[in-house]
Context: one part of a larger RNA
């Protein structure tokens, strides 16, 4: 390669969009490229196989026969593939009509707390710890109480609740906007699904460039604990964290490791949004998400189990001892860190 796989063993791309390819509903009918059937050339000879015959036998050899699985060119079939036409509604998407949401991105407001400033009361101590010491305080601390600044997160409410494609999203308020979901079946008439590449998006940290900077808090500075402490604990403290904008491209990017559609395949109980149904109840039907138990099947097991890891199709991905290694060199990418691609010598 071929095969086998890919929740824990190697092995699902961090997510989407979507290009090229691959794949694709029902129906009528034309074509005949793929396919099937025939005929006819042509596929050198020798070899290989089958069958006789010559060397005593046999390698060798001679005759014949079959094959050479192939190509072409004509002549037919149309079931399926493919292609033209043309119809349909079930996939797909529009409409009309509803309700729900921490979807996003923007301006504006809100209270509690920290902390500083600033007045008053008030006196020796705060503060921290297993203990304690640095550290604050008689220049009035901590403690109360008023009055201001500012900066950041947003307590109940909060839920295996909700949304979002992932990352992620949670005070309240207003205007923009994305999307799913139920209904109803008017419209379009397969417009689909998947997706190398490309393009966008992506938490934390980190970068640059201006600006903010309460709080916390890498590094770093003291105190302690220790043999010893470049920690753990205490006092403090600077980048950061916060805002516009530009980069950067990783994470246990996780459902505690599960690619995307579609169909099929016992049940049960929850709790989230619709609807129908009722008296605008409750039963009980039913659709989308999300949760636990559970059968059959599936599995090495554990477990999964209509949110399949089950039974199938149809795409991309990726994997093929361990250890050198996500490393080295080379290419693309970045200011820069570093990313992504990605080996081999050797060794077990």
């Nucleotide at each position: 390669u071929u095969g086998g796989g890919u929740g824990u063993a190697a092995a699902g791309g961090g997510u989407g969009c979507g290009u090229a390819g691959a794949c694709g509903g029902u129906u009528a009918u034309g074509c005949a490229a793929g396919u099937u059937g025939g005929u006819u050339g042509u596929g050198a000879a020798a070899u290989c196989c089958c069958g006789a015959g010559g060397c005593u036998c046999a390698a060798c050899u001679u005759c014949g026969g079959a094959a050479c699985u192939g190509c072409a060119a004509c002549c037919a079939a149309a079931a399926c593939u493919g292609u033209g036409u043309g119809a349909c509604u079930u996939g797909a998407g529009u409409g009309c009509g509803g309700g729900a949401g921490a979807g996003g991105a923007a301006a504006g407001c809100g209270g509690a707390a920290u902390u500083c400033c600033u007045a008053g009361u008030g006196u020796a101590g705060c503060g921290g710890u297993g203990a304690a010491a640095u550290g604050c305080g008689u220049a009035g601390a901590u403690a109360u109480c008023g009055g201001g600044a500012g900066g950041a997160a947003c307590a109940c409410c909060a839920g295996u609740g909700g949304c979002g494609a992932a990352g992620g999203c949670g005070g309240c308020u207003u205007g923009c906007u994305g999307g799913a979901c139920c209904a109803c079946a008017a419209c379009u008439g397969a417009c689909g699904c998947u997706g190398a590449g490309a393009c966008a998006c992506g938490a934390a940290a980190g970068u640059g460039u201006g600006g903010g900077g309460a709080g916390c808090a890498a590094a770093c500075a003291g105190g302690a604990u220790u043999a010893g402490a470049u920690a753990c604990c205490c006092u403090g403290g600077u980048a950061g964290u916060c805002c516009a904008c530009a980069c950067c491209g990783u994470a246990a990017a996780c459902g505690a490791a599960u690619g995307a559609a579609c169909a099929c395949u016992a049940g049960g109980u929850g709790g989230u949004g619709g609807g129908g149904g009722u008296g605008c109840a409750a039963a009980c039907c039913u659709c989308c998400g999300u949760g636990c138990c559970g059968c059959a099947g599936u599995u090495a097991a554990c477990a999964c189990a209509a949110u399949a890891a089950g039974u199938g199709u149809u795409c991309c991905a990726c994997c093929u001892g361990g250890g050198g290694a996500g490393u080295a060199c080379g290419g693309c990418c970045g200011c820069a860190a570093g990313g992504u691609u990605g080996a081999a010598a050797c060794u077990c």
Small-subunit ribosomal RNA, central domain from an uncultured bacterium, 348 nucleotides, folded computationally.
Model confidence (mean pLDDT): 88 of 100.